[in-house]
RNA sequence: AAGGUGUAACAAGAAGCUGCUAGAGAUACUCUAGAGGAAAGUCCGAGCUGCAAAGAGGUAUGGUUCUAGCUAACGGCUAGCUAUCGUAAGAUAAGGGAAAGUGCAACAGAAAGUAGACCGCCUAGGCAACUAGGUAAGGGUGAAACGGUGGUGUAAGAGACCACCAGAGCUUUGAGCGAUCAAGGCUGCUAUGUAAACCCAACCUGCAGCAAGAAGAGAUUGGUUUUACCUCUUGUUUUUACUCUUCGCUAAAAGGUUACCGCAAGGUAGCUUAUAAGAUAAAUAGCUUCUAAAUACAGAACUCGGCUUAUGUUACACCUAUAUU
Numbered sequence: 001a002a003g004g005u006g007u008a009a010c011a012a013g014a015a016g017c018u019g020c021u022a023g024a025g026a027u028a029c030u031c032u033a034g035a036g037g038a039a040a041g042u043c044c045g046a047g048c049u050g051c052a053a054a055g056a057g058g059u060a061u062g063g064u065u066c067u068a069g070c071u072a073a074c075g076g077c078u079a080g081c082u083a084u085c086g087u088a089a090g091a092u093a094a095g096g097g098a099a100a101g102u103g104c105a106a107c108a109g110a111a112a113g114u115a116g117a118c119c120g121c122c123u124a125g126g127c128a129a130c131u132a133g134g135u136a137a138g139g140g141u142g143a144a145a146c147g148g149u150g151g152u153g154u155a156a157g158a159g160a161c162c163a164c165c166a167g168a169g170c171u172u173u174g175a176g177c178g179a180u181c182a183a184g185g186c187u188g189c190u191a192u193g194u195a196a197a198c199c200c201a202a203c204c205u206g207c208a209g210c211a212a213g214a215a216g217a218g219a220u221u222g223g224u225u226u227u228a229c230c231u232c233u234u235g236u237u238u239u240u241a242c243u244c245u246u247c248g249c250u251a252a253a254a255g256g257u258u259a260c261c262g263c264a265a266g267g268u269a270g271c272u273u274a275u276a277a278g279a280u281a282a283a284u285a286g287c288u289u290c291u292a293a294a295u296a297c298a299g300a301a302c303u304c305g306g307c308u309u310a311u312g313u314u315a316c317a318c319c320u321a322u323a324u325u
Base pairs, nucleotide, nucleotide: 002320003319004318005317006316007315008314009313010312012291013290014289015288016287017286018285020034021033022032023031024030025029036297040308041307043306044305045304046303047302048209049208050207051206053234054233055232056231057230058229059228062204063203064202065201066080067079068078069077070076081095082093083092084091085090096200097199101198102197103194104193105192118139119138120135121134122133123132124131125130147165148164149163150162151161152160166190167189168187169186170185171184172183173182174181175180213247214246215245216244217243218242254273255272256271257270258269259268260267261266
């Protein structure tokens, strides 16, 4: 130079003219405010509302799954451990259990899980073909053939035995809160993999959702029990479909900033922001001038915390096998 990895910020501002919505004031106008970093997806979690009121237990349904923390909570975040990928910076994890049970591992091969003898080797009989018995070291098939290498031994062989190695089980020491890591000892124990297959274990778990729901008016018409199901106990009652209006509707575990604690996610305390957008067939806009450029993805509908996806510009930190100087 080039390529790559990770993180963060912004995505418009000011003035004028015209226009729309909300609030306040005024008496016909004035002032102030007005769509995002993802508002998207609807994948999670909650606040809130309802299911006439509760309590206890069980089953079902669904979710999560290494360790330690954060958070209102989460399937989220932070820091680690392990595994895999990458030269690396880093990324991903659907990270509990295979000795509770069931299932699956095609074809080929004699045989694929207390399997099994096709070729071969050894012994006996036989002129020979072959017959009987032993064997799993050699060869073949296969992703994988009942651990591997070298020996002892044997009729020929075999963990049958021995040395070393690998795995598995039991166990000791050290470091660590822990997941785990490192270094040893004993045992011939050597039946693999798969749960992103059924399943088992532990923990959590009511359902529906702002078109939830509340009030009023009109009109019309009759009843009656609770949140997936079951059991037990206590206790209790008045309307239903429809139309319209008002509320729900915006102060939210909120934003900003300073100090301290913490590796960090975050926590504690102080100060500060006030019309913080509240529409309801759907407002938040258009033009001109200036600012280097103003663009891409794209529009609130109860609110908030996450994740995922789409996308333009800029900045910072880190990595670099190969090649060149």